This is a predicted structure of a 271-nucleotide part of an RNA (large-subunit ribosomal RNA, domain VI) from a PVC group bacterium. The sequence was found in a public genome assembly. Model confidence (mean pLDDT): 89 of 100.
Context: one part of a larger RNA
């Protein structure tokens, strides 16, 4: 732009992708077969591998500063307490949430159609035979489908529900025209607080008739027993207040803060 009005939801599936694995073990059964040594077919049923997708309860990794301990040296005047710096974390020891695998969970079952070699069945040319010449089955991890995922720009532009539009004058070249005034739906965009969404867009929540996002409050979690003070020691320490303080992203609750006010597209019943 187009799918003959506009819009919002919900779909159909023409086409296209993806997948599509293997091994072992055990019953059946030491059974059929076979002198015997050996050893099944068919069918059941268990592991496990290697690939894939998903998520993060468990197992761990990371988590650039969330705690805590730690040299060395500057600084806040001293002590005490913090702080900067040491190669873009000083080292160290742990670590939510997010992320990611070695972790967890799932899958590649089943059944159908037509078939390949291939085994049939009727049956002639040819009085017999003969699976083919008409005709009729069966039979592969393989083809088509089944399964997943895209999709109506599939111009054959689909379908199915619901929403919203029912003014007036005028000109002429009478035509899906053009002008003035009246109107502006339903729905969209923008703007704003955001987001397990994302290069940007797009996508998604939300915008006071409000729990988007900060803050606040409990809670989980995570380091691991702050600072003062007071006690015991000559003292380095130690122990009590104390499972103590701080805590990024998480979980519920809370209008305190800020999504203020508002702009702008889209008609007017449909060749």
């Nucleotide at each position: 732009c187009g799918u003959a009005g506009g819009a919002u939801a919900u779909u159909u599936g023409a086409a296209g992708a993806g997948a599509u694995a293997u091994g072992u073990c055990c019953c059946u059964a030491g059974u059929a077969c076979g002198a015997g040594a050996g050893g099944a077919c068919c069918g059941g049923g268990g592991c496990a591998u290697a690939c894939g997708a998903a998520c993060c309860u468990c197992u761990g990794g990371u988590g650039u500063u969330c705690c805590a301990g730690u040299u060395g040296u500057c600084a806040c005047g001293c002590c005490a307490g913090u702080g900067g710096c040491a190669a873009a974390g000083g080292c160290u020891g742990g670590g939510u949430a997010g992320u990611c695998a070695u972790g967890u969970u799932c899958g590649g079952a089943a059944a159908g159609g037509a078939u390949a070699a291939g085994c049939g069945c009727u049956g002639a040319a040819a009085g017999c035979a003969u699976c083919u010449a008409a005709g009729c089955g069966c039979c592969a991890a393989g083809c088509c489908c089944c399964c997943u995922c895209u999709a109506a720009g599939a111009c054959u532009a689909g379908a199915u529900a619901u929403c919203c539009c029912u003014g007036g004058g005028g000109a002429u070249u009478u035509a899906u025209u053009c002008c003035c005034c009246c109107u502006a739906a339903a729905g969209g965009c923008g703007c704003c607080u955001c987001g397990a969404a994302g290069a940007c867009u797009a996508c998604g929540a939300g915008g006071u008739u409000g729990a988007u996002a900060g803050g606040c409050u409990u809670c989980a979690a995570g380091u691991g027993u702050a600072a003062g003070c007071a006690c015991a020691g000559u003292a380095a320490u130690g122990u009590g207040u104390u499972a103590a303080g701080c805590u990024g992203a998480g979980a519920a609750g809370u209008a305190c803060u800020a999504a203020u006010c508002u702009g702008c597209c889209g008609u007017g019943a449909g060749g």